[in-house]
RNA sequence: GGGUCGUUAGCUCAGCUGGUAGAGCAUCACGUUUACACCGUGCCGGUCGGGGGUUCGAGUCCCUCACGACCCA
Numbered sequence: 001g002g003g004u005c006g007u008u009a010g011c012u013c014a015g016c017u018g019g020u021a022g023a024g025c026a027u028c029a030c031g032u033u034u035a036c037a038c039c040g041u042g043c044c045g046g047u048c049g050g051g052g053g054u055u056c057g058a059g060u061c062c063c064u065c066a067c068g069a070c071c072c073a
Base pairs, nucleotide, nucleotide: 001072002071003070004069005068006067007066010025011024012023013022019056028042029041030040031039049065050064051063052062053061
């Protein structure tokens, strides 16, 4: 330098043919306990990597940039 894949909650990851962004774990609160842990219940948490475009509507399609992994040279 060329190519492929990836970037979504604190972490690990879903998200269908473009149509209201989700799960598990963690944190926190409550219950339980003398107390802690385990367990149960509930809550909180997102400019979907940055920017631009297409569209009535974009996590999803297109362009570009950044970062990461791998392959080729």
The RNA shown here (transfer RNA) has 73 nucleotides and comes from Brachybacterium phenoliresistens. It matches the Rfam family "tRNA". Its Rfam clan is "tRNA clan". It is annotated as a transfer RNA. Taxonomically the source falls in Brachybacterium (Bacteria, Bacillati, Actinomycetes, Micrococcales).